[in-house]
RNA sequence: GAGUUUGAUCCUGGCUCAGAAUGAACGCUGGCGGCGUGCUUAACACAUGCAAGUCGAACGGGACUGUGGGGGCAACUCUGCAGUCUAGUGGCGGACGGGUGAGUAACACGUGGGUAACCUGCCCGGAAGUGGGGAAUACCUCGGGGAAACUCGAGCUAAUACCGCAUGACAUCUUCGGGACGAAAGUUCUGACGAUCAAAGCGGGGUCGCAAGAUCUCGCGCUACCGGAUGGGCCCGCGCCCGAUUAGCUAGUUGGUGGGGUAACGGCUCACCAAGGCUUCGAUCGGUAACCGGCCUGAGAGGGCGAUCGGUCACACCGGAACUGAGACACGGUCCGGACUCCUACGGGAGGCAGCAGUGGGGAAUCUUGCGCAAUGGGCGAAAGCCUGACGCAGCAACGCCGCGUGGAGGAUGAAGGCCCUUGGGUUGUAAACUCCUGUCGGCUGGGAAGAAAUCGUUCGGGGCUAAUACCUUCGGACGUUGACUGUACCAGCAAAGGAAGCCCCGGCUAACUCUGUGCCAGCAGCCGCGGUAAUACAGAGGGGGCCAGCGUUAUUCGGAAUUAUUGGGCGUAAAGGGCGCGUAGGCGGUGCGGUAAGUCACCUGUGAAACCUCUAGGCUUAACCUAGAGCCUGCAGGCGAAACUGCCGUGCUGGAGUGUGGGAGAGGUGCGUGGAAUUCCCGGUGUAGCGGUGAAAUGCGUAGAUAUCGGGAGGAACACCUGUGGCGAAAGCGGCGCACUGGACCACAACUGACGCUGAGGCGCGAAAGCUAGGGGAGCAAACAGGAUUAGAUACCCUGGUAGUCCACGCCGUAAACGAUGGAUGCUAGCCGUUGGAGGGUUUACUCUUCAGUGGCGCAGCUAACGCAUUAAGCAUCCCGCCUGGGGAGUACGGUCGCAAGAUUAAAACUCAAAGGAAUUGACGGGGGCCCGCACAAGCGGUGGAGCAUGUGGUUCAAUUCGAAGCAACGCGCAGAACCUUACCAGCUUUUGACAUCCCGGUCGCGGGCACCAGAGAUGGAGCCCUUCAGUUCGGCUGGACCGGAGACAGGUGCUGCAUGGCUGUCGUCAGCUCGUGUCGUGAGAUGUUGGGUUAAGUCCCGCAACGAGCGCAACCCUCGCCCUUAGUUGCCAUCAUUCAGUUGGGCACUCUAAGGGGACUGCCGGUGAUAAGCCGGAGGAAGGUGGGGAUGACGUCAAGUCCUCAUGGCCCUUACAGGCUGGGCUACACACGUGCUACAAUGGCGGUGACAGAGGGACGCAAAGGAGCAAUCCUUCGCAAAUCUCAAAAAGCCGUCUCAGUUCGGAUUGUGCUCUGCAACUCGAGCACAUGAAGUUGGAAUCGCUAGUAAUCGCAGAUCAGCACGCUGCGGUGAAUACGUUCCCGGGCCUUGCACACAC
Repeated sequence: GAGUUUGAUCCUGGCUCAGAAUGAACGCUGGCGGCGUGCUUAACACAUGCAAGUCGAACGGGACUGUGGGGGCAACUCUGCAGUCUAGUGGCGGACGGGUGAGUAACACGUGGGUAACCUGCCCGGAAGUGGGGAAUACCUCGGGGAAACUCGAGCUAAUACCGCAUGACAUCUUCGGGACGAAAGUUCUGACGAUCAAAGCGGGGUCGCAAGAUCUCGCGCUACCGGAUGGGCCCGCGCCCGAUUAGCUAGUUGGUGGGGUAACGGCUCACCAAGGCUUCGAUCGGUAACCGGCCUGAGAGGGCGAUCGGUCACACCGGAACUGAGACACGGUCCGGACUCCUACGGGAGGCAGCAGUGGGGAAUCUUGCGCAAUGGGCGAAAGCCUGACGCAGCAACGCCGCGUGGAGGAUGAAGGCCCUUGGGUUGUAAACUCCUGUCGGCUGGGAAGAAAUCGUUCGGGGCUAAUACCUUCGGACGUUGACUGUACCAGCAAAGGAAGCCCCGGCUAACUCUGUGCCAGCAGCCGCGGUAAUACAGAGGGGGCCAGCGUUAUUCGGAAUUAUUGGGCGUAAAGGGCGCGUAGGCGGUGCGGUAAGUCACCUGUGAAACCUCUAGGCUUAACCUAGAGCCUGCAGGCGAAACUGCCGUGCUGGAGUGUGGGAGAGGUGCGUGGAAUUCCCGGUGUAGCGGUGAAAUGCGUAGAUAUCGGGAGGAACACCUGUGGCGAAAGCGGCGCACUGGACCACAACUGACGCUGAGGCGCGAAAGCUAGGGGAGCAAACAGGAUUAGAUACCCUGGUAGUCCACGCCGUAAACGAUGGAUGCUAGCCGUUGGAGGGUUUACUCUUCAGUGGCGCAGCUAACGCAUUAAGCAUCCCGCCUGGGGAGUACGGUCGCAAGAUUAAAACUCAAAGGAAUUGACGGGGGCCCGCACAAGCGGUGGAGCAUGUGGUUCAAUUCGAAGCAACGCGCAGAACCUUACCAGCUUUUGACAUCCCGGUCGCGGGCACCAGAGAUGGAGCCCUUCAGUUCGGCUGGACCGGAGACAGGUGCUGCAUGGCUGUCGUCAGCUCGUGUCGUGAGAUGUUGGGUUAAGUCCCGCAACGAGCGCAACCCUCGCCCUUAGUUGCCAUCAUUCAGUUGGGCACUCUAAGGGGACUGCCGGUGAUAAGCCGGAGGAAGGUGGGGAUGACGUCAAGUCCUCAUGGCCCUUACAGGCUGGGCUACACACGUGCUACAAUGGCGGUGACAGAGGGACGCAAAGGAGCAAUCCUUCGCAAAUCUCAAAAAGCCGUCUCAGUUCGGAUUGUGCUCUGCAACUCGAGCACAUGAAGUUGGAAUCGCUAGUAAUCGCAGAUCAGCACGCUGCGGUGAAUACGUUCCCGGGCCUUGCACACAC
């Protein structure tokens, strides 16, 4: 920096990611080299080999080799010299080097000091000495024991082994003096007397000597001492993890005196004496851990780590102990105990890889039983040299870092192949092929370093020592001599692009996209999350991105994380202020002067190892790596200064704080009294049937006299009015009145003290209600409990009762939303308005000004995530305390403390989630509020729900009963009309380029129409007759067109997905809403506008307003009906004239009507009302009045609403079938249920008669007059009419008569018989007519629907579809009501507001 809480927003807050790193491991892959690194686990156990020896110039002896001598024939033996070597005595070394990190929270480590309290082998310097004796012993020999390891006895022997003696001080000690330092203790220098204590030889050379030996000299060694260097011991300051759910620990403990011990101080140890010592600045206890230089990370401060390299410590199978020694309490030494392993003759013994290799085991995991002492270093030695798994090298491992390569240039037909595709192409991709070139690495051949300096030997020269040109030693030169790695690095030559690329990722974070498969499956996933048929998220592929001999994953650390905040956070509501006070330690602290120098600052000195890091140079071809110099090491200590600030000391001051004097206010506290009203109870009177209680009731009380009312009495508790965002108190809290005692605050004055202050961990006290212990009291109220109701239930809400308790005095408890959810103190920072207490001034009747202290409201700056806070801060600052660190688990468990108990307090973890949360926003919602609409209710009228039938649906059935529609908004819906067809369904038969489109080839010129034959159910197949004779033409079977046959591309699908879609439609809803631009406000989502006051049918209009405008909706414009006018006058009309049976005709166009155009209505006028506005109410005029009635018209959007079966269309599926054709069947089934209708149940009616009045439509495959036949449906015939002309066509309700309340003269279902019509065909399965039959049904339970006027109701007419079929649908007119108080309620809707833990939104 990003992702993730939300519909969106801001904040809080956690989780997660991108970075760097690693002694790593795992998966896939793997060419070379350099430099590093490599048991983090079992301080588990270890086979085998090696890792510490060396010195013969300390010693005796022995073996072997060479050489000399003697004996001996020889074997052999004796003896001498020289060399090498084994065991032993002796010396030095084994205390270093190497390994490991178990233990250790400690003077272990780091850093700085002290040692006047100490040691130091080998080494260096100085100055002395090294005389003379003695006694043993290993080895060895002999003998014995034992399996072995080993051991015992006797005997012999040497030394630089051991022991006396001598000598001896500048060593040590005693005593006595003197000087210096010091507070003292003491230290140091110096003088004197006394005491104590040493030693070892070996080698070279010269001289003398037969030799032994003597002597001179050199070197090494030895002894005592002084000093140095190096290394160590001990002591101290400071630093050094977590836990208080570890708060007290300690008897050698703390100190003293004395003795002992040590190299040395010291309770180190012991005896005695005293009673101390440590600790909240964290003792003790528990857990964890070697520490550091450094390493990783980080801007830094920090955080994490303590591999490799370096310093220190600790350990060496586990535990303990000492010996030797300069040094150890000793990794490859000893002893004891233990565990384990091994050997054993069972009696006993042996061992210690945390050395180098290596083995087993553990584990995710960590190498060769290599070469060499050539170099560096170490031990011994005079030296040569020996030893050295230290070390130098090699081996294994991509474990890490670094470097190199896997080729370079050209090369477009943009090859093939792959993938994608809109089929045009794109991409892989200059990539490949191909041409030319180069040769790193690897391969082959050849050459070939550096690392080597020394030492030693020979020789030459110089110096030292010396009597010496010997010896020894030193310096220089020459020659000779030494390489594990290694024939390595490197160089040259040769051949050939020849041998050398993978891994992860591609939804967002995060660079990189498509196809296929899969279908909440398989799987992915770091977080958010993908996958339920179109997955850029799974798997594969193509392509792309990243890194590259590696790439990913896992684990861990730091970072990001300001998410423990010193730098650098917070606590009103997100987690977080202790319930309140008093006060201890601690922290912090007014003002002047003087002093001091602890903090602070400056300079200097010492130290801060090296490596590491940074910079600059240098060396490997470069880099990594290595080397050098500089910086750095931020620290500690010491010295010398400064004096502002803090501290400390001294002395002042008055402003902080306190005291005093004088006042007034107050439910402040405690105790003792006292008052009235009310409730209840008791007694008495009056009085009678109810009272009480509730939404309604009941339980309860009452004729044994209640309730009501009057009088009297008892008892307890609480104090109406006053009473007030009034007062008091630290908080909890405090309310009648009086008295007593008592705390605090405030004001005025300015006399006194002189910083006496603030805060406050622990501690102590106070602390509502409930609760607890024992006692009193008990009127009312009232947990528990009982009864009555309510309810599905009602362990509740309501009612009737009622016990603890509530009250008092004593003692506990110690908690509350103990809240202002806001700790205390101090200072500063605009105001305005109230109110309480006091003081002062003006004016005095009200009143008003100033000021101090309190208590409220609003509000600026500022703050805040916002809400909000705002001199009573949540502002600006200082000081102190408390508290927080994601949600859940959990304020829980365990432990401790407190409590009589209830419980309180302190207070986790496992596990789990990707959030939990705060504030604000927009919606939706509310059995929230306000305002307002609608046949929403109400008021009415008529229905449905009951019956029969029709029709649709469910269900069931069936071979099939095709499919869809599903609350409103599916159900007389798609279907404006299923006998075949339709038709999509079923059964059977049948066709396969197809019933239909385009392209290709061949054939025929037609095609087509009519008649009719055979087989078949038909499709289809076969075979005839007749009619007809395509167009253009360059005259070519050339072109077009049509048909037939054939092949393949393809056709075809009412198959799936309406949740992939377009289009269309339903619905909220003809509801009044839905938005935008600019501006403004807000961190933002958003708000404003659109809210408000009026008004309207309306976001309709007016006014106001940080808004101003605009768009889609509303309205209007459109159609129709209602009035008038103009024009026109046939098929319409007929007032006047003529005429007729008849507007039939002449005539006319006035009227009606028709159909085109106009007018008319706009709150325009008047009055009232309203803000003078918009508007509303009333009136006039008018055919019509406030939208005149009706229609068309449907905003942004909602329902993944409906439709893939109207059509179109992506994807998927079928292709002799899921396609096409045909016959028959089905969609019409039927125990049942529902919706929509029709007809009724009758008299407002039925039947009969009569024959009055419409409108709107239809008509040529048609409507059909008149006439005729039939009871009728209908039939025969055909005038008229493509229609204001003809026709359907009769309108019906109406009117008159009759019937008289009944299953009827109601009702017509059902059924029988006979007919009519349509049609190829009425069996399944049409409609109609006639006669006969005459079912249910007597107004319909719960419930429910429509309608506000030409409406409901009622009556008929027409049309679409259609061969036929209408109770449905769509229209048309006739007759023609009732009611609306009103908006409480039901339903739906609009606006404002409020709440919200809802947002797929109750």

The prediction has a mean pLDDT of 86. This is a predicted structure of a 1402-nucleotide RNA (small-subunit ribosomal RNA) from an uncultured Pseudomonadota bacterium. The sequence is in RNAcentral, with records from ENA. Rfam family: Bacterial small subunit ribosomal RNA.